[in-house]
RNA sequence: AGACGGCCGGGCGGCCGCUGCCUCCGCAAGGGGGUGGAGGAAAGUCCGGGCUCCACGGGAACACGGUGCCGGCUAACGGCCGGCGGGGGCGACCCUAGGGAAAGUGCCACAGAAAACAAACCGCCUCUGCGCCGUCUGCGGACGGGCCGGGGCAAGGGUGAAACGGUGCGGUAAGAGCGCACCGCGCCCCCGGCAACGGGGGCGGCAGGGUAAACCCCACCGGGAGCAAGACCGAAUAGGGGGGACCGGCGGCGGCGCUACGGCGCCGUGACGCAGGGGCGUUCCCGCCCCGUCUCCCGGGUUGGUCGCGUGAGGCGCGCGGCGACGCGCGUCCCAGAGGAAUGGCCGUCCCGCGCCCGCAAGGGCGCGGACAGAACCCGGCUUACAGGCCGUCU
Repeated sequence: AGACGGCCGGGCGGCCGCUGCCUCCGCAAGGGGGUGGAGGAAAGUCCGGGCUCCACGGGAACACGGUGCCGGCUAACGGCCGGCGGGGGCGACCCUAGGGAAAGUGCCACAGAAAACAAACCGCCUCUGCGCCGUCUGCGGACGGGCCGGGGCAAGGGUGAAACGGUGCGGUAAGAGCGCACCGCGCCCCCGGCAACGGGGGCGGCAGGGUAAACCCCACCGGGAGCAAGACCGAAUAGGGGGGACCGGCGGCGGCGCUACGGCGCCGUGACGCAGGGGCGUUCCCGCCCCGUCUCCCGGGUUGGUCGCGUGAGGCGCGCGGCGACGCGCGUCCCAGAGGAAUGGCCGUCCCGCGCCCGCAAGGGCGCGGACAGAACCCGGCUUACAGGCCGUCU
């Protein structure tokens, strides 16, 4: 100067408060005492589980969603550990969604001739023609160049993120896996490894560009909703259902009796009409709406109360096994749980950082600041935020 891992995240004292539980006083309201009271992330709610309710006879298939190198850990996981392959770094070390592209489909912008059954812009080679230009000439032509056209090629240039294996030698008119060596790739065999994979040998002249966090294929996994889950108790008022008592003020309806045939009396019938009662529109008139009265029982259910709700995949220490994640054993501890919500504030002092002043200096004084955040059913992870500081290992 860096790399990796772990830990802390203010200490002490005083004063004033908040809150769960226990206890004492008090009829109660309240008060006294004791004891406990946030985090490494309590956060985001992204995964996995416990728990609860709902659904479901078992299995399979399909659809949908998720996961994806190998082995292990775990209650489980998309987490963690140990490896393998690939990439980066001088290095400690870091990153990695890393199955399948010879089943099919799609896409590959711009540039470029061409982005995939191939193709040819410049270029290279060759042939025919044109004396069009230059040089030479023994005047027949030869050589070099140019132009038109035909054919061969893909080495080189150029484009691109990527161009139909790479480098070299041979070969050729020029070229080309056309041939050869090495590398890459594919297939087969042997060896090591549980495996991913690694090492070696042989064969094949190259077929098969990339993309699956594009569709898709393969393998594996997956019921749904969530503590406002859910369980219990259950007031007043109003409303629902059922039983019992009450014929009332008039009428209506039914029955019986009497009658001078006009009616009259008695009994029954529980809501059919009026009356009556209640409510609304300020009041009256008027209008609208609701209603038998009393009593007993039943069930639903609101406010509310109780549980769920703190002994748990628990914390700490030691030992053993394992490279490790982790597992096993022994000992020890009980450690917030209430409600839309307490866990705080002030002062002093110490610590750390910054600024200003005094001093030659050692040092002293004053001021400011000390993070992110905050339980709400619980647990295992991941991710994100975080002033400052400590420890260990390594380059």